[in-house]
RNA sequence: CAUCUAGAGGAGUGGAGGGAUCUGGCCCGACGAAGCUCCGGCAACCACCUCGACCGCAAGGCCGAGGGGAGGUGCCAACUCCAGCAGGUUGCAGUCGAAGACCUGGAAGAUG
Repeated sequence: CAUCUAGAGGAGUGGAGGGAUCUGGCCCGACGAAGCUCCGGCAACCACCUCGACCGCAAGGCCGAGGGGAGGUGCCAACUCCAGCAGGUUGCAGUCGAAGACCUGGAAGAUG
């Protein structure tokens, strides 16, 4: 700096935890959690290929669009599981407006 509401799981081993951290919630787990191994898959960040704009004498660089999936990462319950901070909308017959619900942003985090 970019992306994070899409997508994709079996076996073996292991033996009680896990969903990053803290708090609260809600889930997953002895019909077997985490971890490790093997195999499979998803995706398209990097790499690669094609086309175009620009820069360059050239080699090439850079930006954009597209492509495939044999390479390097990553990922394969639930939106990054949800909230926490700020603003806004809504909110009971009317006014104010708490809880709640919703939206936007932020923080933190993950991946490249």